Notes: Model confidence (mean pLDDT): 87 of 100. Predicted 3D model of a 337-nucleotide part of an RNA (small-subunit ribosomal RNA, central domain) from Albizia julibrissin.
[in-house]
Context: one part of a larger RNA
RNA sequence: UUGGGCGUAAAGUAUCUGUAGGUGGCUUUUUAAGUUCGCUGUUAAAUCCCAAACAGGCAGUGGAAACUACCAAGCUGGAGUACAGUAGGGGUAGAGGGAAUUUUUGGUGGAGUGGUGAAAUGCGUAGAGAUCGGAAAGAACACCAACAACAAAAGCACUUUGCGGGGUUAACACUGACAUUGAGAGAUGAAAGCUAGGGGAGCGAAUGGGAUUAGAUACCCCAGUAGUCCUAGCUGUAAAUAAUGGAUACUAGGUGCUGUGCGUAUCAACCCGUGCAGUGCUGUAGCUAACGCGUUAAGUAUCCCACUUGGGGAGUACGUUCGCAAGAAUGAAACUC
Numbered sequence: 001u002u003g004g005g006c007g008u009a010a011a012g013u014a015u016c017u018g019u020a021g022g023u024g025g026c027u028u029u030u031u032a033a034g035u036u037c038g039c040u041g042u043u044a045a046a047u048c049c050c051a052a053a054c055a056g057g058c059a060g061u062g063g064a065a066a067c068u069a070c071c072a073a074g075c076u077g078g079a080g081u082a083c084a085g086u087a088g089g090g091g092u093a094g095a096g097g098g099a100a101u102u103u104u105u106g107g108u109g110g111a112g113u114g115g116u117g118a119a120a121u122g123c124g125u126a127g128a129g130a131u132c133g134g135a136a137a138g139a140a141c142a143c144c145a146a147c148a149a150c151a152a153a154a155g156c157a158c159u160u161u162g163c164g165g166g167g168u169u170a171a172c173a174c175u176g177a178c179a180u181u182g183a184g185a186g187a188u189g190a191a192a193g194c195u196a197g198g199g200g201a202g203c204g205a206a207u208g209g210g211a212u213u214a215g216a217u218a219c220c221c222c223a224g225u226a227g228u229c230c231u232a233g234c235u236g237u238a239a240a241u242a243a244u245g246g247a248u249a250c251u252a253g254g255u256g257c258u259g260u261g262c263g264u265a266u267c268a269a270c271c272c273g274u275g276c277a278g279u280g281c282u283g284u285a286g287c288u289a290a291c292g293c294g295u296u297a298a299g300u301a302u303c304c305c306a307c308u309u310g311g312g313g314a315g316u317a318c319g320u321u322c323g324c325a326a327g328a329a330u331g332a333a334a335c336u337c
Stems, first nucleotide, its partner, number of pairs: 004308002007291002012305001014188004021181003025075004031069001033068002035064008078178001079175003084169003091163006097141001101137008112123002150155001193234006202228002207223004245304006253282011286293002310337003319330004
């Protein structure tokens, strides 16, 4: 470069915003760059060839205007805005709440308790465990709870208030292609970890002790530091998974759930029918190596991006960039099968 691929065989960036670039709706006009149809010149000779037919490079020149592009003007179906509703654990900042746990204090009471497969370490006559009052602290929010909702993903659940984000529905009005994808770039990004300052109930890497065992640097038990929590920064990774990039259009049904319209109705709610948006199950055609996917496609097509090219060596070495560090990103080769 030409092809093939990317759910599970190698391969979809963790997610989004968006620059350059690529691609791009309908109608009319202009130009003629691409495109297309002629003509002229040239494409040395040798060689080769010489029915017909087809086709090319470069330069010049004359036409065409369907498509792409350009110019100008318009359109409303894509996209967006306004107006009126609406659902939601979406975000952020404050305030409040009860159950439980632990500790502490006071009373009652008097010998065990705790733990396990069985035990022991542990706690307890300096009064434990149990039980009833008082107080304090920190963390998490039972039931409702759903194959339910929301969010770009990570994620998000006690109650309430403020602030502001996104979605969706209905009818009309407005803008008039303003769209889509997106290399670099930027933003967000679980847990663990790091820095500084707080906090520390429970749990609990490390560590100590008791068991088990041939041993037991484990599984089980008793303790327990970092951490887990908050504030301000850093880190930038996960089986960050639906192992499935985004956008648009089309292609049988059946049956649930969520939001919101419409019709119907004995006008209280259902039931019944139906539209739009989302979310499940099942399944036809088709696809698939099979498993399976199947209008939420892995079907049929178009556009753009990321990535892949035998196993190991290796996500290693070296270099570079980032980071306080831990490390992250980029990323080979020799050799070997």

Overview: The organism belongs to Albizia, within Eukaryota.